[in-house]
RNA sequence: GGGGGCGUAGUCUAAUGGCAGGGCGUUGGUUUCCAAAACUAAAAGCGCGGGUUCGAUUCCUGCCGCCCUCG
Numbered sequence: 001g002g003g004g005g006c007g008u009a010g011u012c013u014a015a016u017g018g019c020a021g022g023g024c025g026u027u028g029g030u031u032u033c034c035a036a037a038a039c040u041a042a043a044a045g046c047g048c049g050g051g052u053u054c055g056a057u058u059c060c061u062g063c064c065g066c067c068c069u070c071g
Stems, first nucleotide, its partner, number of pairs: 001070007010024004018054001026042005047063005
């Protein structure tokens, strides 16, 4: 340098045009003599820019980062 894949919450991971969901973790509450466990509630997220569309996390495109591969 060529080709391909991936980027979503603190972390792991779904959804693939129409309200972004779950596990773990964190915090509050219930429970307990205290704690753990359990139950319950809450906070927290689509890498950055442009385009298509009534509508984009999703499609197209440029860039950035990571991984694989070819020379």
The RNA shown here (transfer RNA) has 71 nucleotides and comes from Lotharella oceanica. It matches the Rfam family "tRNA". The source organism's lineage runs through Eukaryota, Sar, Cercozoa, Chlorarachniophyceae and Lotharella. RNAcentral holds the sequence, with entries from ENA.